[in-house]
Context: one part of a larger RNA
RNA sequence: GGAUGAACGCUGGCGGCGUGCUUAACACAUGCAAGUCGAACGAUUAAACCGGGCUUCGGCUCGGAUAUAGAGUGGCGAACGGGUGAGUAACACGUGACCAACCUGCCCCCGAGAUCGGGACAACCGCUGGAAACGGCGGCUAAUACCGAAUACUUUCCUCCUGCCGCAUGAUAGGUGGAUGAAAUGCUUUUGCGCUCGGGGAUGGGGUCGCGGCCCAUUAGGUAGUAGGUGGGGUAACGGCCCACCUAGCCUGCGAUGGGUAGCCGGACUGAGAGGUCGAUCGGCCACAUUGGGACUGAGAUACAGCCCAGACUCCUACGGGGGGCAGCAGUGGGGAAUAUUGCGCAAUGGGGGAAACCCUGACGCAGCAACGCCGCGUGCGGGAUGAAGGCUUUCGGGUUGUAAACCGCUUUCAGCAGGGAAGAUAUAAGACGGUACCUGCAGAAGAAGCCCCGGCUAACUACGUGCCAGCAGCCGCGGUAAUACGUAGGGGGCGAGCGUUAUCC
Numbered sequence: 001g002g003a004u005g006a007a008c009g010c011u012g013g014c015g016g017c018g019u020g021c022u023u024a025a026c027a028c029a030u031g032c033a034a035g036u037c038g039a040a041c042g043a044u045u046a047a048a049c050c051g052g053g054c055u056u057c058g059g060c061u062c063g064g065a066u067a068u069a070g071a072g073u074g075g076c077g078a079a080c081g082g083g084u085g086a087g088u089a090a091c092a093c094g095u096g097a098c099c100a101a102c103c104u105g106c107c108c109c110c111g112a113g114a115u116c117g118g119g120a121c122a123a124c125c126g127c128u129g130g131a132a133a134c135g136g137c138g139g140c141u142a143a144u145a146c147c148g149a150a151u152a153c154u155u156u157c158c159u160c161c162u163g164c165c166g167c168a169u170g171a172u173a174g175g176u177g178g179a180u181g182a183a184a185u186g187c188u189u190u191u192g193c194g195c196u197c198g199g200g201g202a203u204g205g206g207g208u209c210g211c212g213g214c215c216c217a218u219u220a221g222g223u224a225g226u227a228g229g230u231g232g233g234g235u236a237a238c239g240g241c242c243c244a245c246c247u248a249g250c251c252u253g254c255g256a257u258g259g260g261u262a263g264c265c266g267g268a269c270u271g272a273g274a275g276g277u278c279g280a281u282c283g284g285c286c287a288c289a290u291u292g293g294g295a296c297u298g299a300g301a302u303a304c305a306g307c308c309c310a311g312a313c314u315c316c317u318a319c320g321g322g323g324g325g326c327a328g329c330a331g332u333g334g335g336g337a338a339u340a341u342u343g344c345g346c347a348a349u350g351g352g353g354g355a356a357a358c359c360c361u362g363a364c365g366c367a368g369c370a371a372c373g374c375c376g377c378g379u380g381c382g383g384g385a386u387g388a389a390g391g392c393u394u395u396c397g398g399g400u401u402g403u404a405a406a407c408c409g410c411u412u413u414c415a416g417c418a419g420g421g422a423a424g425a426u427a428u429a430a431g432a433c434g435g436u437a438c439c440u441g442c443a444g445a446a447g448a449a450g451c452c453c454c455g456g457c458u459a460a461c462u463a464c465g466u467g468c469c470a471g472c473a474g475c476c477g478c479g480g481u482a483a484u485a486c487g488u489a490g491g492g493g494g495c496g497a498g499c500g501u502u503a504u505c506c
Stems, first nucleotide, its partner, number of pairs: 001506004006502005013377006019370002021335001026333003030330003035076003040073002044069001049064006083288003093212007102205002107201007115149004124139006156179003160175004165170001186193002214260003221251003226248008263285004267278004290311005313324004341367001343366003349363001350361004380410004390401004414447001416442005424433001450495005455476003461490005471478002
């Protein structure tokens, strides 16, 4: 000098774009953050509508169709999106390669198929337990829920044969024989949405390896599923991943093992570069969700707002027993030098569900707060010497503040007031932002300057006060009676809505 997610002191006019708990992965009141489908299914129902009956003309009642609501069965989603960086020195990450050792719902393409049956369980009704959370027993019922049978060259497995390919285990195409595995003639209506099997694609994942990136040797030895083999189990899949048996190996001075620290990267800062430091915001990957453990469901699970067990904490309780998890968005307490609103909207972009209308979406789009940062703008412009008054200083002549002010003329950015008023949205509707941006008009210099420094480094000097005191200080050093170094004033220098200080990196 540059930089910062900064803080502190003094000061503070406006706008645009960004950024904003670096500390306690501390504890959390309250609200919201994941639902949706009636075009899968049974049952129930208020208002309005249509028709019939009655009517005291207020209305009542029955039926129908449609619609709606809260539950239930069922489907899809809830594994995404959002948060955090605790742990992790590891194939976690980056990069390159491999899987002939693998999986992939929804989506796209191709081929084939959907035949015949059955029994339940919720909801509901009845009885009943419990303070509650939540249940128990009996009975009825539907389905794209569940089950059985049939068919299926192609799936899977076994035997045999042929072609072809690969570094190898082996892969692939076809054939013979045998065994084995499907489905929802559902919904809607005239067209679609779906269901099952097989093949291919796309997307997303899983696994293996080479190389790369911290500190300590005041850590030198470490290791029994340890290293390898055979056989098996398990997995989507390879593998000591797990198990039985056998062998006695395996890692290590090219740093094993242990300890400390740490999420990794694209990148950011600095630097001429080489390098050094960092990993906020944004993007990719990983890990975690009160702590520890476990599985279930599913195409897919570290399952943040799923389940079970245990621990700590906390809340309710009728003392028998129950509930909870903000490292989602706001917000609270606490910690701290320090970090924001319990806002508006689904209008846009994107996501889930749905045939659609549409619903949900604290993702997101916006607004609010903060000079926290960057950038832009303003606080006026021209004239004006009797060089006014005042201040400071003086050798008392003067010098300086200083064209500075007054005064004269002019302009109106921004802010203010008033009128108009968007784009962002698409064939039609729909704009949170927002009466915002922007345009026009009006008034008046009017509302808008501070901070640090002035001994040398380093740009800028005098007076008074103080008297090794009070104090200053980044280094050298100032102060003990004329201090350009302390304090104040005048003057000057620097930067300017900021200026200084502190911390950290280069």

Model confidence (mean pLDDT): 82 of 100. This is a predicted structure of a 506-nucleotide part of an RNA (small-subunit ribosomal RNA, 5' domain) from an uncultured bacterium. It matches the Rfam family "Bacterial small subunit ribosomal RNA".